This is a predicted structure of a 107-nucleotide RNA (TPP riboswitch aptamer (THI element)) from Massilia eurypsychrophila. Its Rfam family is "TPP riboswitch aptamer (THI element)". From the family's description: Vitamin B(1) in its active form thiamin pyrophosphate (TPP) is an essential coenzyme that is synthesised by coupling of pyrimidine and thiazole moieties in bacteria. The previously detected thiamin-regulatory element, thi box was extended, resulting in a new, highly conserved RNA secondary structure, the THI element, which is widely distributed in eubacteria and also occurs in some archaea. Analysis of operon structures identified a large number of new candidate thiamin-regulated genes, mostly transporters, in various prokaryotic organisms. RNAcentral holds the sequence, with entries from Rfam. Of the family's consensus pairs, 95% are formed in the model.

RNA sequence: GGCAAACGCUAGGGGUCCUGCAAGUCGCGAACGCGAUGCGCGGGUGAGAAACACCCUCUGAACCUGAUCUGGAUAAUGCCAGCGAAGGGAAGCAUAGUGACACCGGC
Numbered sequence: 001g002g003c004a005a006a007c008g009c010u011a012g013g014g015g016u017c018c019u020g021c022a023a024g025u026c027g028c029g030a031a032c033g034c035g036a037u038g039c040g041c042g043g044g045u046g047a048g049a050a051a052c053a054c055c056c057u058c059u060g061a062a063c064c065u066g067a068u069c070u071g072g073a074u075a076a077u078g079c080c081a082g083c084g085a086a087g088g089g090a091a092g093c094a095u096a097g098u099g100a101c102a103c104c105g106g107c
Base pairs, nucleotide, nucleotide: 001104002103006098007097008093009092010091011057012056013055014054016051017044018043019042020041021040024037025036026035027034028033063088064087065086069082070081071080072079
C1' cells in the first nucleotide's frame, strides 16, 4: 500500500402443508353415538408451517402458474426428484465505515 462476500437506509414481495391427541362449537340422531370444524399440546419436512419472525426484491428457483401433473419414498404431505433457466414474479438510495492486529505485496 492492497484485500472478497456480507453487513446499511427506505420501500416492497412471499409462504404457512402433512399428521397423533383434543377443549369448545355446529349438524344429524329418541339415545348410545356419528360427522364437520379445530382452542391447545406433540410428531414430520423446512429459513419459515402465524412468527413484530423468516425468506426474497431484476446478478430475481423467495414465491406463483402449469398442477387435482409425472416418478420415487412415507404414517401422511406441495417429503424428494422431474417438469425447469419453461411462463410469471417485488427496487430505489448510499458505497462512508466494519470486514482488515489475519492474509498478500513493496521498502